[in-house]
């Protein structure tokens, strides 16, 4: 830092997904150790039990222990000491701890308090005098199940309450000095009112009272408390600025509401409260109302700027079962404090009581989920106390959890037979792998045994000695120093050291198709299954399981969730808007934003400095200490829209002041469908009227419906009447925009030229508002020729609610009011201003009047530049500035739903769920077009014969069979594989038979004599079964022969053999088709970011991408041509088996002979044709056309040769071959059967139907071929097939061999015939082990359909097509009419390219690209999916009145009570001041009762979307998509 992913490929736009980090997680798997962190995110649910906030006897009485005196009537009583503690008192309990439910009145930064309060502490001054009356503890009485509680008696205090004392205190007045200035506010003097307190403990020697004799008190001292006062430090209240989340589908909100007087209440300011008055205050810089939500330091992410987030520490609010009150206190409106009221749980004797874990553990519930009812106050710290000490779930260990970091271990070193196994394999081997075994070792974690120490512990306490305060005083306190005693660990024998023992206990998890590092085998078979995205899976799966290897990380690993990045994918920093999402239909103008020139001033922004603050901790840095890391500790930097001060003045703002060039006016011209109103014209339709005329008009692709003899069209005159204004006219004018065209008149906006006269930044933009705003709509009323939605009617069509055609109503038109939308477009907002050239056009100026110049508009091609690209380019999409406006993926959807406008139509605002991995631009190559444009081809047309019809052959398909083998399927299958299916062939069927096999290799082994021959048996054969006989080479020996041993062979096992089994969509190789079409390429340059293009187009020409000319190309290379075969002419060589001219010889007769090399012809080499030559054409080319000459003319005919590719064409049955599949069969042998069937269909053929022909007879002329298991001559027989025969020939020599059509002649005469032969009977012949199934051929009879053949449809351009017979392969034979050759006769037509097919080559469109046999809409049917709508029905929030009001706070009270203080007193008591209870008011918490309003569920049915391999209908759009 980036990649996948849209397309056949490119660019771009763009949106999804991943790599990274993290976490208070949670699941799966797995699991050795420490360390140091950290753990109910959910139900602010309910909680058993135990702890969690007590202390203090040096405040006070009293009670009980225990010791002791005293005195005793011996029962007891008394005092003292020590220990203890239920009460009253004091302090604390407001701290600590939890939680985060409410809350957008919090907080967080920075200030304000001249509007305040502070217990304990610290420092300062002053005091601390003297009385008094109670209540608890106790006692008794007595209610109640407790829980409590009443009554009546006694008492103490540092409890309570007067009194005196006090001032620098409060409060009020007086005059004054300062500060501040807006209220005010400090300080010092006077003068009046008011107004405190408490004692405890230690010690003391004189002296004084008392004494129960113990001692107490006075007094003196010292601590320590306790009043007051001033100050401090720290905590706390209230106030102000800025900052702080979504939402206009919340826009208005507010009556104590804002503000003033005045009181009232507070510690204080203050509508906090109340009476009065006035009518304010907020709010588009978003108030009111909804929604969420504790805020900060900080945490995580990021390069940052920014976004998430607010667990652990810390700061701050807020809460304490829901609600509400206050009381006490310095501090609460109080977590373990009180009252009420609710809801709940518990207890009860039903009468009535108790309770509040969001404290530590814990339960129980929710939950994916979160721990022990542990030890301890040893240390930090907190309460209380003079200490000792108590108390302390704060706090500091400990325990569960891999919950997270971070550290360490699972071994180290040697060790190749490179073991075994395990996977793979091309069977050769490779790989795990030094990897293991095996050896040696040891500062290793855990382990085991020892062994004591270091720190967390210092402080305090006691004692003692020296000093120092205080002191009458050496006591007492208290302080410093020393010294010295006796102690204080929860953790915990943890950690830590030494020793032992030996590699012993300790490795696993996820991937491995590409992004992303890492591959192979089996298995499965669109099945199971995976998937973060593209995507694997349909028989060879690196994507799925399983192995086996490998990679990654590792005590963890992967998965889910969630956040930030990547995403510049909300853009501040850092984007966009013609076509991709996105410029508002257009002005005007409000608020706002931004703003032209000098000049002087201010200091708000701005820049600098300084001075406080930004709490610690955390982030970074340094440094230490712990072996070391994570962590910890010192320190040190950083950290801002902070305040506050000083300064500066550029630039921005604010003031004043000039200015003229930007706006604006003025004057003088000039263009023009600019607007509105009135009025006039002409042509043309229609329509009436009336003439003339007489059968059709009209309409169409072709028709018809229509209209006409009642007189139409069609013509002429005449009138209405309404609507648009030809020609000029033009990418020409005007207008903001929609828009605006006959003429004239009135009335009015605008622009643009020139003059530079006069104001003197008045200017730009413009949220919200207003107005304007095509067509069509809709209200009212007029008007209605024409044309024309709906509609009707004919046509077309499978259908036609549509295109055509006749008709025809709203509309259109005017008048007045609505509508506010358009592909309202340039798809381009408005405004300055800069920035090459070149042309037109339009309206104005200057002059020097013309290849001038100026200003405005309008248009065209263009540099630079921008842009994805196409384009754009002074009319910007360029640069730059200001201002508005929209956009953030596609689909749901401009829908729902609220609001808001309309009379309705509908407009404006405008989502979600839920769904895809796209969607979309522009451009490039294909292909496609019922798109163009050029050209070929027997493609058409023109001509000749066919085919479709019959009959027969023969292939196919169907059917049919035990089988009727297989294959092949439009062209490009169907007389094809098969150049020859009686058996064989043969692969099928039925039956009999074999199992190392009919065939090949290797190994083991094993017998006799096996093999081999011969016989027999059973059989349809194959085969079984059995008998007999017995071979070869070497060595030995008793050489007939044994006996050993080899080798072939047999026979037994093993590996294997075999398979026409299966996949041509695993495959090689063939081989078909466009197509003998002219096309496919490449190298280098160049052009494009890129696919890609140029080249290869382009203009000629050509049978060709042939050449040629242009030419950013230049060359190349595969095809085309050409070379190669044949055929046409000719020469030269050479002449056999071929010829035979001239010479010679023979014959009935022949090249028979001898010769000959002239010629045919044979086979070798040559010539030859190349637009060369001339004329015209063309560009002076290429090349065309005519012509000469030539056997032959423009490739002379003809073959063979077939580019890149295409069609997953076609063959696994030609043959090779992966993979699967049979293995006593899917293989092998054998007989018999079928591959030959038959209602039917196609395909390809032969014969035909006749006179151009049939039969009969005579007679002519061919090329090419094959022959030895061959052709097979002449003879002879036989009607004939053919048989006899065997001369000749491995062939230019012999043979097959007769050519036929043709000609000469004869005969038939138009007929189902002397036409056709087809089917059928008879007899033969041939070949062959064998002709039934199922052969060919002869002779005789037999004589079927056919009398030229529908729709449709084939071949063929000259020696072709038509006819006409020959030969060959295959092969015993033959189904041949087939197939491949050979020759004979031997035609017409065309010289065009409109159409049909099929094809090249430009271009053009495109929504294809599997490529039009493409692609793709809708409706209906099914399935599931979320989503609105709805009578309604159920639930929470809210608000305003209404009712009733617990508790309590204040206020009033005329009833009742009452120690202390006053005053009276007859001493009983009454007054008074205060106070308590009661009652009353006001305020108000819950509750009710109705109603609004807002949410949320959910509801029959009803609506639309969205998905979902093959359902139904049409064919809407994309080519001119066939109606653009």
């Nucleotide at each position: 830092a980036g990649a996948g992913u849209u397309u056949g490929a490119u660019c771009c736009u763009g949106g999804c997904u991943c790599a990274g980090a993290a976490c208070g997680a949670a699941c799966g798997g797995u699991g050795g150790c420490g360390g140091u962190g950290u753990g109910c995110u959910u139900a602010c649910u309910a909680c058993a039990u135990g702890c969690a906030a007590g202390u203090c006897g040096a405040g006070c009485g009293g009670g009980c222990c225990u010791u002791g005196g005293g005195c005793u009537u011996c029962g007891g009583u008394u005092c003292a000491a020590g220990g203890u503690u239920a009460g009253c008192g004091g302090c604390g309990g407001a701290c600590g701890g939890g939680u985060g439910a409410g809350u957008a009145u919090g907080u967080a930064u920075a200030g304000a308090u001249a509007a305040u309060c502070u217990a304990c502490c610290c420092u300062c001054g002053a005091g601390u005098g003297g009385g008094g009356g109670a209540c608890a503890a106790c006692g008794g009485u007595c209610c109640g199940a407790a829980a409590g509680g009443a009554c009546c008696g006694c008492u103490a205090a540092u409890a309570c309450c007067g009194c005196a004392u006090a001032a620098a205190g409060u409060u009020g007045g007086u005059a004054g000095c300062g500060c501040a200035c807006a209220a005010g506010u400090g300080c010092a003097a006077u003068c009046a009112a008011u107004g405190a307190a408490a004692g405890u403990g230690g010690g003391g020697g004189a002296c004084a009272c008392c004494u129960u004799c113990g001692g107490g008190u006075g007094c003196c001292u010292c601590a320590u408390g306790c009043u007051u006062g001033a100050g401090g430090a720290g905590g706390a209240g209230u106030c102000u600025a800025u900052a702080u989340c979504c939402u206009a589908u919340u826009a208005g909100c507010u009556a104590g509401u804002u503000g003033g007087u005045g009181a009232g209440g507070u510690a204080a300011u203050g509508g906090c409260u109340c009476a009065c008055c006035a009518a304010g205050g907020c709010a588009g810089u978003g108030a009111u109302g909804g929604g969420u939500a504790g805020c900060c330091g900080g945490c995580c992410u990021g390069a940052g700027a920014g976004g998430g987030u607010g667990a652990u520490c810390g700061g701050c609010c807020a809460c304490a079962c829901g609600g509400g009150c206050a009381c006490u206190g310095a501090g609460a409106c109080a977590c373990g404090g009180g009252c009420c009221c609710g809801a709940c749980u518990c207890c009860u004797a039903c009468g009535g009581g108790a309770g509040g874990c969001a404290g530590c553990a814990g339960u129980a519930g929710g939950g994916a989920a979160u721990a022990u009812u542990g030890g301890g106050c040893a240390a930090u710290g907190g309460g209380c106390g003079a200490a000792a000490g108590c108390c302390u779930g704060a706090c500091c260990c400990a325990g569960c959890g891999a919950c997270a970091c971070c550290g360490c271990g699972u071994g180290g070193a040697g060790g190749a037979a490179g073991a075994a196994g395990g996977c793979c394999u091309u069977c050769g081997g490779g790989u795990c792998g030094u990897a293991a075994a095996c050896u040696c070792u040891u500062u290793a974690c855990a382990c085991a045994c020892a062994u004591a120490u270091g720190g967390g512990a210092a402080a305090g306490u006691g004692c003692g000695u020296a000093g120092g305060g205080c002191u009458a005083a050496u006591a007492c306190c208290u302080u410093u120093a020393c010294g010295u005693a006796a102690u204080u660990g929860a953790c915990g024998a943890a950690a830590a050291u030494g020793u032992g023992a030996g590699a012993u206990g300790a490795a696993g998890u996820c991937a491995u198709g590409g992004c992303u590092a890492a591959c192979u085998c089996u298995g499965u078979g669109c099945c199971a299954g995976c998937a973060g995205c593209c995507g694997c899976g349909g028989u060879a799966a690196u994507a799925c399981a399983g192995a086996g290897a490998u990679g990654g990380c590792a005590a963890c690993c992967g998965u889910u969730g969630u956040u930030c990045g990547g995403a510049a994918u909300u853009a501040c920093u850092g984007g966009g808007c013609u076509u991709a999402a996105a410029g508002g239909g257009c002005a005007c103008g409000u608020a706002g934003g931004c703003g032209g020139a000098g000049a002087c001033u201010u200091a708000a922004g701005u820049u600098g400095g300084c001075u406080g603050u930004g709490a610690a901790a955390u982030c970074c840095c340094a440094u230490g200490a712990g072996u070391a890391a994570u962590g910890c500790a010192u320190g040190g930097c950083a950290a801002g829209u902070c305040a506050g001060c000083c300064a500066a003045a550029a630039c921005u703002g604010g003031g004043u002041u000039u200015c003229u060039u930007g706006a604006g006016g003025c004057c003088a011209g000039u263009a023009g469908g600019g607007g509105a109103g009135a009025g006039u014209g002409g042509a043309a339709u229609u329509c009436c009227u009336g003439g003339u005329g007489g059968a059709g008009c009209g309409g169409u692709g072709a028709a018809a419906u229509g209209c006409g003899u009642u007189g139409a069209u069609a013509u002429c005159a005449g009138g209405a009447g309404g609507a648009a204004c030809g020609u000029c006219g033009g990418a020409g004018g005007c207008g903001a925009a929609g828009g605006c065209g006959a003429c004239u008149c009135u009335c009015u906006g605008g622009g643009c030229u020139g003059g530079u006269c006069c104001u003197g930044a008045c200017g730009c933009u413009g949220a919200g508002g207003u107005g304007c705003g095509a067509a069509a709509g809709c209200c009212a009323g007029g008007g209605g020729a024409g044309c024309a939605a709906a509609c009707g009617g004919g046509a077309u069509u499978a259908g036609a609610u549509a295109c055509c055609c006749c008709g025809g109503u709203a509309g259109u038109c005017c008048u007045g009011g609505c509508c506010g939308u358009a592909a309202a477009c340039g798809a381009u907002g408005g405004g300055c201003a800069c920035u090459a050239a070149g042309u037109a056009g339009g309206g104005g100026g200057a002059c020097u009047u013309g290849u001038u110049u100026u200003c405005c508009c309008u248009g065209c091609c263009g540099u630079a530049g921008c842009g994805a690209a196409a384009g754009u380019g002074c009319u910007a999409a360029g640069u730059g500035c200001c201002c508005c406006g929209c956009c953030u993926g596609g689909g749901g959807a401009g829908u729902a739903u609220g609001g808001u406008c309309g009379c309705a139509a509908g407009g404006c605002u405008g989502a979600a769920a839920c769904u895809c991995a796209a969607a979309g631009g522009a451009a490039u190559u294909g292909a496609c077009g019922g798109g163009g444009g050029c050209u070929c081809g027997c493609a058409c047309a023109a001509g000749c014969g066919g085919u479709g019809g019959a009959g027969c052959a023969u292939g196919u398909g169907g059917u049919u069979u035990a089988a009727u083998u297989c294959g092949a399927a439009g062209c490009a299958a169907c007389g094809c594989g098969a150049a020859g299916a009686a058996c064989c062939u043969u692969a099928c069927c039925u039956g009999g038979a074999c199992u190392u096999g009919a065939c090949a290799u290797g190994c083991u082994g094993g017998a006799a004599u096996u093999a081999g021959c011969c016989c027999a048996u059973c059989g349809a054969a194959a085969g079984u079964u059995g008998g007999g006989u017995g071979a070869c080479g070497c060595u030995a020996c008793u050489u007939u022969g044994u006996a050993g041993u080899g080798g072939a062979g047999c026979c037994a096992g093993u590996a294997c053999a075999g398979g026409u089994g299966u996949u041509g969509c695993a495959u090689g190789g063939c081989u078909g088709u466009c197509g003998u079409c002219a096309g496919c390429u490449c190298g280098u340059g160049c052009c494009g970011u890129g696919a890609g293009g140029u080249g290869u187009u382009g203009g000629g020409u050509u049978a060709a991408g042939u050449c040629c000319c242009c030419u950013a190309a230049c060359g190349a290379g595969c095809g085309a041509a050409a070379c190669c075969u044949u055929u046409g002419u000719c020469c030269c060589u050479a002449g056999u088996u071929a010829c035979c001219a001239g010479c010679g010889g023979g014959u009935c007769a022949u090249g028979c002979c001898g010769g000959g090399g002239a010629c045919u012809c044979u086979a070798g080499g040559g010539a030859g044709a190349c637009u060369g030559c001339a004329g015209g054409c063309g560009u002076u080319a290429a090349g065309c056309c005519u012509g000469a000459g030539g056997a032959a003319g423009g490739u002379g005919g003809a073959g063979a040769c077939g580019a890149c590719g295409u069609c997953a064409a076609g063959u696994c049955a030609u043959c090779a071959u992966g993979g699967c599949c049979c293995u006593u069969a899917u293989g092998u042998c054998c007989a018999g059967g079928g591959c030959a069937a038959c209602a039917c269909a196609c395909g390809u053929g032969c014969u035909a139907c006749a006179a151009u022909g049939g039969u009969c007879g005579g007679u002519a002329c061919a090329a090419a071929g094959g022959g030895a298991a061959g052709c097979g001559a002449a003879g002879c027989c036989g009607c004939g097939a053919g048989g006899u025969g065997g001369a000749g020939c491995a062939a230019a020599c012999c043979c097959c061999a007769a050519a036929a059509a043709g000609c000469c002649g004869a005969u038939c005469u138009c007929a189902g015939u002397u036409c056709g032969g087809a089917u059928u009977g008879a007899g033969g012949g041939c070949u062959g082990c064998a002709a039934c199934u199922c052969g060919c051929c002869c002779u005789c009879a037999u004589g079927a359909a056919g009398u030229u053949g529908g729709a449709a449809u084939c071949g063929c351009u000259a020696g072709u097509a038509a006819u006409c017979g020959u030969g060959g392969g295959u092969c015993a034979g033959c189904u041949a009419u087939a197939c491949c050759a050979c020759g004979g006769u031997g035609a017409a037509u065309g010289u065009g390219u409109u159409c049909c097919c099929g094809a090249g080559c430009c271009u053009u469109g495109u929504a294809c690209a599997c490529a039009c046999c493409g692609c793709c809409c809708g409706u209906c049917a099914a399935g599931c999916c979320a989503c609105c709508g709805a009578a309604g029905c159920a639930g929470g929030g809210g608000c305003g009145g209404c009712c009733u009001g617990a508790a309590g706070u204040c206020a009033c009270u005329g009833u009742c009570c009452c120690a202390a203080c006053c005053c009276u007193u007859u001493c009983g008591a009454g007054g008074g001041a205060g106070g308590g209870a009661g009652g009353u008011g006001c305020c108000c918490a819950a509750g009710g009762a109705a109603g609004c309003u807002u949410u949320u569920g959910u509801g029959a049915c009803g609506g639309g979307g969205a998905c979902u391999a093959a359902g139904u209908c049409g064919u809407a759009a994309c080519a001119a998509g066939g109606u653009a």
This is a predicted structure of a 1524-nucleotide RNA (small-subunit ribosomal RNA) from a metagenome. The RNAcentral record of the sequence draws on SILVA. It matches the Rfam family "Bacterial small subunit ribosomal RNA". Gene Ontology terms of the family: ribosome and structural constituent of ribosome. The coordinates come from a structure-prediction model, not an experiment, and the mean pLDDT is 82.